[in-house]
RNA sequence: GUGGCUAUAGUUCAAUGGUAGAACAGCGGUUUGUGGUACCGCUAACGAGGGUUCAAUUCCCUCUAGCCACC
Numbered sequence: 001g002u003g004g005c006u007a008u009a010g011u012u013c014a015a016u017g018g019u020a021g022a023a024c025a026g027c028g029g030u031u032u033g034u035g036g037u038a039c040c041g042c043u044a045a046c047g048a049g050g051g052u053u054c055a056a057u058u059c060c061c062u063c064u065a066g067c068c069a070c071c
Stems, first nucleotide, its partner, number of pairs: 001070007010024004018054001026042005047063005
C1' cells in the first nucleotide's frame, strides 16, 4: 500500500429497520449474631461525521482505533 473482520453498560456478549436487553460487577434494601449465599430494586452503553428512510445499533459512504491476510 491492497483486501477483509471487529467497535453496544465497568467487563463478557445479545438485539428481522420499529421502546437497546442478559450475565457478572457497582450502589441500596430484605434475610443472617457477622460475613458469604439467596432474593428484590436502582445506576450505567450503540467509536466519530454524513447519507437513505416516517423510523437506523441494524442499510450506504467517509474517518478513527484494534486485529488478520497478502505485498